RNA sequence: CCCCUUAAGAAUUUUUGGAAUCUUUGGCUCAGGAUGAACGCUAGCGGCAGGCCUAACACAUGCAAGUCGAGGGGUAACAGGGAGCUUGCUCUGCUGACGACCGGCGCACGGGUGAGUAACGCGUAUAGAAUCUGCCCUUCACUGAGGAAUAGCCCGAAGAAAUUUGGAUUAAUGCCUCAUGUUCCUUUUUGUGGCCUCACAUUAGGGAUAAAGGUUACGGUGAAGGAUGACUAUGCGUCCCAUUAGUUAGUUGGUAGGGUAACGGCCUACCAAGACUGCGAUGGGUAGGGGCCCUGAGAGGGGGAUCCCCCACACUGGUACUGAGACACGGACCAGACUCCUACGGGAGGCAGCAGUGAGGAAUAUUGGACAAUGGGCGAGAGCCUGAUCCAGCCAUGCCGCGUGCAGGAAGACGGUCCUAUGGAUUGUAAACUGCUUUUAUACGGGAAGAACCUGGGGCACGUGUGCCCUUCUGACGGUACCGUAAGAAUAAGGAUCGGCUAACUCCGUGCCAGCAGCCGCGGUAAUACGGAGGAUCCAAGCGUUAUCCGGAAUCAUUGGGUUUAAAGGGUCCGUAGGCGGGCCAUUAAGUCAGGGGUGAAAGUCUGCGGCUCAACCGUAGAAUUGCCCUUGAUACUGGUGGUCUUGAGUUAUGGUGAAGUAACUAGAAUAUGUGGUGUAGCGGUGAAAUGCAUAGAUAUCACAUAGAAUACCGAUUGCGAAGGCAGGUUACUAACCAUAUACUGACGCUGAUGGACGAAAGCGUGGGGAGCGAACAGGAUUAGAUACCCUGGUAGUCCACGCCGUAAACGAUGGAUACUAGCUGUCCGGCAGCAAUGCUGGGUGGCCAAGCGAAAGUGAUAAGUAUCCCACCUGGGGAGUACGUCCGCAAGGAUGAAACUCAAAGGAAUUGACGGGGGCCCGCACAAGCGGUGGAGCAUGUGGUUUAAUUCGAUGAUACGCGAGGAACCUUACCAGGGCUUAAAUGUAGUCUGACAGCUUUAGAGAUAGAGUUUUCUUCGGACAGAUUACAAGGUGCUGCAUGGUUGUCGUCAGCUCGUGCCGUGAGGUGUCAGGUUAAGUCCUAUAACGAGCGCAACCCCUGCCGUUAGUUGCCAGCAUGUUAUGAUGGGGACUCUAACGGGACUGCCGGUGCAAACCGCGAGGAAGGUGGGGAUGACGUCAAAUCAUCACGGCCCUUACGUCCUGGGCCACACACGUGCUACAAUGGCCGGUACAGAGAGCAGCCACGUCGCAAGGCGGAGCGAAUCUAUAAAACCGGUCACAGUUCGGAUCGGGGUCUGCAACUCGACCCCGUGAAGCUGGAAUCGCUAGUAAUCGGAUAUCAGCCAUGAUCCGGUGAAUACGUUCCCGGGCCUUGUACACACCGCCCGUCAAGCCAUGGAAGCUGGGAGUGCCUGAAGUCCGUCACCGAGAGGAGCGGCCUAGGGCAAGAUCGGUAACUAGGGCUAAGUCGUAACAAGGUAGCCGUACCGGAAGGUGCGGCUGGAACACCUCCUUA
Repeated sequence: CCCCUUAAGAAUUUUUGGAAUCUUUGGCUCAGGAUGAACGCUAGCGGCAGGCCUAACACAUGCAAGUCGAGGGGUAACAGGGAGCUUGCUCUGCUGACGACCGGCGCACGGGUGAGUAACGCGUAUAGAAUCUGCCCUUCACUGAGGAAUAGCCCGAAGAAAUUUGGAUUAAUGCCUCAUGUUCCUUUUUGUGGCCUCACAUUAGGGAUAAAGGUUACGGUGAAGGAUGACUAUGCGUCCCAUUAGUUAGUUGGUAGGGUAACGGCCUACCAAGACUGCGAUGGGUAGGGGCCCUGAGAGGGGGAUCCCCCACACUGGUACUGAGACACGGACCAGACUCCUACGGGAGGCAGCAGUGAGGAAUAUUGGACAAUGGGCGAGAGCCUGAUCCAGCCAUGCCGCGUGCAGGAAGACGGUCCUAUGGAUUGUAAACUGCUUUUAUACGGGAAGAACCUGGGGCACGUGUGCCCUUCUGACGGUACCGUAAGAAUAAGGAUCGGCUAACUCCGUGCCAGCAGCCGCGGUAAUACGGAGGAUCCAAGCGUUAUCCGGAAUCAUUGGGUUUAAAGGGUCCGUAGGCGGGCCAUUAAGUCAGGGGUGAAAGUCUGCGGCUCAACCGUAGAAUUGCCCUUGAUACUGGUGGUCUUGAGUUAUGGUGAAGUAACUAGAAUAUGUGGUGUAGCGGUGAAAUGCAUAGAUAUCACAUAGAAUACCGAUUGCGAAGGCAGGUUACUAACCAUAUACUGACGCUGAUGGACGAAAGCGUGGGGAGCGAACAGGAUUAGAUACCCUGGUAGUCCACGCCGUAAACGAUGGAUACUAGCUGUCCGGCAGCAAUGCUGGGUGGCCAAGCGAAAGUGAUAAGUAUCCCACCUGGGGAGUACGUCCGCAAGGAUGAAACUCAAAGGAAUUGACGGGGGCCCGCACAAGCGGUGGAGCAUGUGGUUUAAUUCGAUGAUACGCGAGGAACCUUACCAGGGCUUAAAUGUAGUCUGACAGCUUUAGAGAUAGAGUUUUCUUCGGACAGAUUACAAGGUGCUGCAUGGUUGUCGUCAGCUCGUGCCGUGAGGUGUCAGGUUAAGUCCUAUAACGAGCGCAACCCCUGCCGUUAGUUGCCAGCAUGUUAUGAUGGGGACUCUAACGGGACUGCCGGUGCAAACCGCGAGGAAGGUGGGGAUGACGUCAAAUCAUCACGGCCCUUACGUCCUGGGCCACACACGUGCUACAAUGGCCGGUACAGAGAGCAGCCACGUCGCAAGGCGGAGCGAAUCUAUAAAACCGGUCACAGUUCGGAUCGGGGUCUGCAACUCGACCCCGUGAAGCUGGAAUCGCUAGUAAUCGGAUAUCAGCCAUGAUCCGGUGAAUACGUUCCCGGGCCUUGUACACACCGCCCGUCAAGCCAUGGAAGCUGGGAGUGCCUGAAGUCCGUCACCGAGAGGAGCGGCCUAGGGCAAGAUCGGUAACUAGGGCUAAGUCGUAACAAGGUAGCCGUACCGGAAGGUGCGGCUGGAACACCUCCUUA
């Protein structure tokens, strides 16, 4: 370079929570993969794998290790032969064979399990000159001569049995003696080599020790070597806890001896006092280790099933024997626990082998077949044995494969589901139907490979035997795999999910219930989230759930994180170990790099190729195994060693600086106290007061004296110190820093775990001192309370000396050191130059800013930039800096420092709002200035409450309450009581029928209703009309205004609300819309990273105010006529008024002043009107789930002989009371009487009603005019005159009595009006509160709608008369803009803290009770090895016996440690809307917080010191810009 793999990258998508944002910080959760799995639902087949993870719990039964007669004595069983004879018995080891026995080999392999073990156990690499090795291979040598026993067998004995025992006799490849022996031991000679002890070869002497036969095939003995296996030692690696810090007596080493295959304290005696440990000893917990497996881009993280290697164990503990090998799974002995047998005297046993049983558990299989293959043991071999192994059985436990059909088929069938429902959508080409195929299953037939051997027979080669060839023989699986034939779609689909993440939606039911849920969350009557259904999506013989691991998680960060404010820099410095370290030269080669060698087992992984039809699976080859060791080189860098240098560091000299420290002395002002003088009634204190002091003379003032503490001015973002901290002056002692200069040392440096020193305030101890201040405490206030804030007192303390404590918001919330990286501008201390201004330079200390960094705020040479080194610290919130333990302290307490449990958040910075008992500016009948009211009285009306059969319903702060209602006696009416009706009211369609129904009269009835009588259509003949009947559509003022439409109120006629493009910001967002002016106004101007635009403002519209033009009836009438007592009454007229249409007019247009402009000002001019002329209509984006389902409409729900509908009567009008809105008054600005005058607008035919007449009147009876510029209505206050003189009145009119009128079917409940009489309260209204800024308030009447009438004093309009006041914006209320703080965002009616009370949960302490493991001391002590002894046995060797040491186990004692439980007790957490307060967030109403001390129901308060992570205002200083 190529190739392979692959995080990343690109594109798309991108969860949740905290209002939105930062893709900030940070936790929780999901999507992926995996499993020896389990559970739920389901299930056709095959292949290949896997299958007690829990009780190393206990085990019935069977099997799992035997074999050899070619080692031996032999002959119990079987077969054969032979013999005998009583022909069915006996004898005979004669043959094949062979029970038991002696002997050999094996049993130490194979198989199981993972309890123990944190260890040279395992892994890896070495070493053994410190070792052993049966069977096997190679080579050499040898195999001679003897002997004594013993089992078996036979004869007895004991015992229930297991078994034991006596006597006699006997063999061997069993045992013993002698011979030989190149071996071994010891002494010795010589040589060679090495790695310390040494090894090898060699010479000579002494000593010790071998053998086995069997019958020809094999064996045996000795020696050397090989191979295999084993053993030992060493380097490196190998879990957690320091709340385990010291451990150790054979311990560490030496000498000698013993022991072993072998080294070694392995053991013993003696000697020495060592050994291990912060690079983690010792202790505690947990755990077999590895190859490998899962995951991951990788680095890592997790695991140690199956297969392979190693280790350990075999009921628990100990012990040795045999043997080549064991301290031995299916051997022995002892002790213990357990089980079984027993004749009670004794015995037996060990499935963690294969099956199997019980138990435990969520959970894991057959008491199968075969040695055919592979392998093992024995054997010469045939062969025997082999639960190793090979197979089969069970289980969807996993992986892989196959199938459940394929094609056509639209009337888009039936059925289901849904809808906007005469119809459509979907299920769905799906089905039916037609054609095709037959894997699989079924039946029948055929049918393997795995087999090579060995043996027997034959042959060939060489030749006492081996090799080769031919032939013969051998299959559990299994009549299995596989192949063929037959028939027929025939035999075969489920599970989960469907709110987002996450692919997939509707209906019904339910109604915060039932339930779901991985997280967020869903469910309170329209649930895509619960349950069912239809449909859809994803997987598929499986699908889901649960559990566990990795991933995502860069969320422990080596790769690859952080520490100003989010969790996190130690309070500061010194300094040990450690880590890191300046320039040059030389050397070395430990690290480092390169080449080579060895090893890194196999399997596994990856790649190529191949075999099962494919795949899984398997075979084969390669790569890889990133490691360790050895060796040869390289030498830049790091390290080691040596030398050298001066720039790091330090020393010296000179000069300087400062509130640096310690000690002593000293000064003045102030305060307090004391004494004396002067002097008199208050002083003091506060928001206001009081407590307190004072006629016993205070306060004030003067003089003198005394005392303690602190040091005004200077004084400053000043200076010094490591930090804490340090301030009058002088002296002494000590330290530091800086500059300059040259000389000297020559890397001596930086950091710094453990450690040490210092360390504000408070506090503690002892002794002093005590003026002022001042926790606690007392009193006075405030307050609902006030354990506080305020006031008066006041103890400890504050001060000094000595000794403790060791913490603070100990802060720059920023560890130390070094180097580098744009600028501008102050200031302190030095130096140089310069006359000076000033410039340059070193060290400090500030401000602003560039790049960069940062989540942003910000930081920015004094870094939070770029790098290096070292230390400290962090890993969600709460629990908790708590508990326990330990250390320190006199105590207070400090240091170290968890867990259970609980939540899905807790935080940082910034943004937009809202809010503030924050600030600035501005506006409004908001206050103020005025006028008139309400609140007091009576009445009217509405509401609440109460009452009631019902008092129908709604509206409820502003924004309900003379509101819906612009008109409840019946009706209305919705309510109540009673009586009825069931399609009855209205309308339409279709059909049928009738010519009536209705009306009138009458009866019963409260009426509805029921009954009786009476009268009776039109027609162009098509029908019309009316009624009846049938069918279809009913009806509901029942619920939900929180399902809605529409309409409306309020903020508010406030000036705001937004958009496009651009720009700024990571972003939410900002800018525009801010700033300076101005306006009623986001109105306009200027400026400007903005430029424009929209909805609002204004204007356009209507009324009104002036003029003009046009028109002239019903209006008007000057002039001209007519007429009347009088009137536009009449002719006529259009001048005027008016009417009603169109125009004009007002625009800051003009002038002056101010101003850049916009604009403002002026008793400006002109003008009817002047700065929006006045009034109305007009209501931005939005807010209040505001109001209304009872105007109307409408979704859903509910009722249907009633929640529908009809009728009568009642109620909506009740009445102790409370509130709102009004009317009338309380009187002389008035009441009453008489007279006189002037409007506007609107209404009118079932109407308004002139006029006449009657009545006191309401009104009655007549009766013109007018559907109205024509007719109809006295306008009133006002004015003129009279009367009343201050009183409950000639005010006021309620209430009540009587009599009437009108409307109406009807006036009792419950109408209005009139007349007569009666004549109540009330003499101007407490706290409080409302309206109004000009034709307004006030006052006066008039009209209309509704309406039979009217409870109207209401509502809506109309005109008449017609004021006062506004200095002003401090304050109250509301609003707008800017700014600030915020822990609020449901937005201050917010949020939120603590005690107490109740329930639940986990935890700490605790008298005690109880258990576990480990250890110490003492006593006892089995088996057994070893040692000693030995009068017994033996010829001897040796043995029995006896004794000793050690030890498992047992017992006793005192502790330590870890658990369980516990009366009682402590705090914590979580809970529904409990109680008390209101501590915090805004200046949170006393700024908050930190440390400490005291006090208090509680939050907390106060004292002392500290911090800003405090707002506001003023001032000072500094910086930037001009």